[in-house]
RNA sequence: UGAGUAAACCAGACGGUCGCGUCUGAUACGCCGAAAGGCUGCAGAUGAGGAAAGUCCGGGCUCCGCAGGGCAGGGUGCCGGGUAACUCCCGGUGAAGGCAACUUCAAGGAAAGUGCAACAGAAAUAAACCGCGGUUCAAGGCGAGAACCUUGAAACGCAAGGAUGGAAAGGUGAGGUAAGAGCUCACCAGCGGCAUGGCGACUUGCCGGUCUAUGUAAACCCCACUCGGAGCAACACCGCAAAACGGGACGUUACGGCUGCCCGCCAGUCCCGAGAGGUGGCAUGAGCUUUGCAGAAAUGCAAAACCUAGAUAGAUGAUCGUCUAACACAGAACCCGGCUUACAGGUUUACUCAAGAA
RNA sequence: CGGGGUGUAGCGCAGUUGGUAGCGCGCUUGGUUCGGGACCAAGAAGUCGGGCGUUCGAGUCGCCUCACUCCGACCA
Numbered sequence: 001u002g003a004g005u006a007a008a009c010c011a012g013a014c015g016g017u018c019g020c021g022u023c024u025g026a027u028a029c030g031c032c033g034a035a036a037g038g039c040u041g042c043a044g045a046u047g048a049g050g051a052a053a054g055u056c057c058g059g060g061c062u063c064c065g066c067a068g069g070g071c072a073g074g075g076u077g078c079c080g081g082g083u084a085a086c087u088c089c090c091g092g093u094g095a096a097g098g099c100a101a102c103u104u105c106a107a108g109g110a111a112a113g114u115g116c117a118a119c120a121g122a123a124a125u126a127a128a129c130c131g132c133g134g135u136u137c138a139a140g141g142c143g144a145g146a147a148c149c150u151u152g153a154a155a156c157g158c159a160a161g162g163a164u165g166g167a168a169a170g171g172u173g174a175g176g177u178a179a180g181a182g183c184u185c186a187c188c189a190g191c192g193g194c195a196u197g198g199c200g201a202c203u204u205g206c207c208g209g210u211c212u213a214u215g216u217a218a219a220c221c222c223c224a225c226u227c228g229g230a231g232c233a234a235c236a237c238c239g240c241a242a243a244a245c246g247g248g249a250c251g252u253u254a255c256g257g258c259u260g261c262c263c264g265c266c267a268g269u270c271c272c273g274a275g276a277g278g279u280g281g282c283a284u285g286a287g288c289u290u291u292g293c294a295g296a297a298a299u300g301c302a303a304a305a306c307c308u309a310g311a312u313a314g315a316u317g318a319u320c321g322u323c324u325a326a327c328a329c330a331g332a333a334c335c336c337g338g339c340u341u342a343c344a345g346g347u348u349u350a351c352u353c354a355a356g357a358a
Numbered sequence: 359c360g361g362g363g364u365g366u367a368g369c370g371c372a373g374u375u376g377g378u379a380g381c382g383c384g385c386u387u388g389g390u391u392c393g394g395g396a397c398c399a400a401g402a403a404g405u406c407g408g409g410c411g412u413u414c415g416a417g418u419c420g421c422c423u424c425a426c427u428c429c430g431a432c433c434a
Stems, first nucleotide, its partner, number of pairs: 001354010012323007020047006030039003049329001053340002056338005061231004073227005078092005093107001094105004108222002113220002115216003129162002131158003135154007170188006189212001191208005197202001235280004245273006256266003287306001289304006359430007368383004377414001385401005407423005
């Protein structure tokens, strides 16, 4: 210098003018109200995010349910630790990828059982299409004959090679054989046992065998652990449920109006409907900043200091100037811890590889 | 704000132990008819909303994401 890996951070700043929400103050003047007080205006303070998003997990909080246990159902799934808790985080193990820094992994059990494996292929969890091999028979060739060679058939042996497939019964080499085969042996892989180190996952070493056991559990299932349900539009309190209005039923006799009579309507009686909201929950919290200590880290403990949006039709904006340019994704709604997704541009730190120079 | 559901051909819908995606209407072409409809015959039309994964193989199983849609407030 180039290429890359990992982590942390910023998400315009300062000033002027106008405007909006919340809180506090002052209430002289104006309006409303019997009053308390409220509204407009005034002054001051303060006002979105790293994801406020998706609502995918976990918890706080609230109501409902609940003697205890079991079944069913859901979730998680290498090991150890952290945490209020988690499917999260940290550290490690193993596997995969990368020259490396480093990254990724839903990573228990397929030897408890069941299911599935289309098409192709002889065969898909079992086997023989081509093939390899000897035996018997037949035909032919050579030949005196036997033997040998070629072709075909029959029953048989084999699983090395070919072909199909995602997957074909451990791999390589040697011996062995009619041909072959863990048939035998060595090494490797796998399995089982013992020992070593480690809290553990696991590692390393040694020994052994009727020498081997397809894949799929993000199929059912088995094992271990774990889980009550609903959600702030939860929930609690205060207020309203009057008239008027709309719909339906009754209306035998008797009564009023339209209308003298009948029907009908109004009125009447009964029933139903009809948006009337406000306050709390609601921001002092698993909070934030700094320092110290413990720890490898996540994190924990202690001390000091700080208070930092809180609406309910929903505020956080517009514009001008300077800074080179300020331009992404995007807007709180009970709160918090994570994960995931979206994202212009920029800064810093540590590390790796390659090339060059000293 | 919270909680559910649905995306498959132009439209409406099926699709189960994961194995070549179907049905009805519509559309196109031909026949029939003087012509049209109906009818008969043949045919086209699908990246199964999008992406990643599990698997030999995904419309189907898992995760992420997008769009549409339904329910939940106060009073009795």